[in-house]
Context: one part of a larger RNA
RNA sequence: CUGGGUGUAAAGGGUGUGUAGGCGGAAUGACAAGUCAGAUGUGAAAGAGCGGGGCUUAACCCCGAAACUGCAUUUGAAACUGUCGUUCUUGAGAGUGGGAGAGGUAAGCGGAAUUCCCGGUGUAGCGGUGAAAUGCGUAGAUAUCGGGAGGAACACCAGUGGCGAAGGCGGCUUACUGGACCACAACUGACGCUGAGACACGAAAGCGUGGGUAGCAAACAGGAUUAGAUACCCUGGUAGUCCACGCCGUAAACGAUGAAUACUAGGUGUGAGCGAGCAAUCGUUCGUGCCGGAGUUAACACAAUAAGUAUUCCACCUGGGGAGUACGGCCGCAAGGUUGAAACUC
Numbered sequence: 001c002u003g004g005g006u007g008u009a010a011a012g013g014g015u016g017u018g019u020a021g022g023c024g025g026a027a028u029g030a031c032a033a034g035u036c037a038g039a040u041g042u043g044a045a046a047g048a049g050c051g052g053g054g055c056u057u058a059a060c061c062c063c064g065a066a067a068c069u070g071c072a073u074u075u076g077a078a079a080c081u082g083u084c085g086u087u088c089u090u091g092a093g094a095g096u097g098g099g100a101g102a103g104g105u106a107a108g109c110g111g112a113a114u115u116c117c118c119g120g121u122g123u124a125g126c127g128g129u130g131a132a133a134u135g136c137g138u139a140g141a142u143a144u145c146g147g148g149a150g151g152a153a154c155a156c157c158a159g160u161g162g163c164g165a166a167g168g169c170g171g172c173u174u175a176c177u178g179g180a181c182c183a184c185a186a187c188u189g190a191c192g193c194u195g196a197g198a199c200a201c202g203a204a205a206g207c208g209u210g211g212g213u214a215g216c217a218a219a220c221a222g223g224a225u226u227a228g229a230u231a232c233c234c235u236g237g238u239a240g241u242c243c244a245c246g247c248c249g250u251a252a253a254c255g256a257u258g259a260a261u262a263c264u265a266g267g268u269g270u271g272a273g274c275g276a277g278c279a280a281u282c283g284u285u286c287g288u289g290c291c292g293g294a295g296u297u298a299a300c301a302c303a304a305u306a307a308g309u310a311u312u313c314c315a316c317c318u319g320g321g322g323a324g325u326a327c328g329g330c331c332g333c334a335a336g337g338u339u340g341a342a343a344c345u346c
Stems, first nucleotide, its partner, number of pairs: 004317003007300002012314001014201004021194003025088007033081002035077008050064005091191001092188002095184004103177007110154001115149007125136002162169002206247006215241002220236004258313006266291011295302002319346003328339004
């Protein structure tokens, strides 16, 4: 180097766009770089392996053939790969016509509820718990009615429903805007797949500056519980949660399952289309679920949305601990992130 793997045993990058590189559809012609065949030269000798021989044997020595799988030159072959030319339409893209959607960004609007403020009614409790207490209340609370303020979130619809690359997205309206899907098919003609680096996006928490703050609530305070209770329960409560801009770059970022293409029994739901049919229903494409055969698997299970059968490309794994630590580099305001050992030990 080859050989084995990555759902749960170690192992799929959080996700995308894409550079280099790797790989790449059908037909035909040319070339002959890879490839294959022949020839020539070279591939020192000794040694090693094989066949013989000589010292009484062996070690040792001698002879022979073979080998030296390579390199160079030259003559050919043309299936495959490559290169160049011509052509094609199935891959890919474009076009026309459609319908679906919590896809994104911005602005505006709405109702329910909580809290607070003002006023009315009204009186002694309220609240909370396993039980209590802290707490609130005769300076009039809780309850109830009317009015007002403000912030945050959008009940029902709601669905193994939809959309998005992932993170994620849910009141309504408007503007701008991305993608997918279906039907038709007369355009381009392999323009494709993957993707080290790179770049972009990336929940929550956290950080910076400025705003905002209703509810909730790390920290904190008090009350309980308890042997103790730096907790679980209760009463309060600040960061934060919200907005704008800028950082951070991590998650059980999960389907613990990389992307792409092709092929391989069925059954049954559901979403978006199209076609046939009077209808029932049937056919078909894309998505999303369940069950299940072959096959796979250590088993569990997976099973056309594969963990089956194959091909291409990338990422990653190689006993447990030490350790995702130390050191160094890079990034960050910091928190820290990323890359990532060894001694030692079992």

This is a predicted structure of a 346-nucleotide part of an RNA (small-subunit ribosomal RNA, central domain) from an uncultured bacterium. The coordinates come from a structure-prediction model, not an experiment, and the mean pLDDT is 89.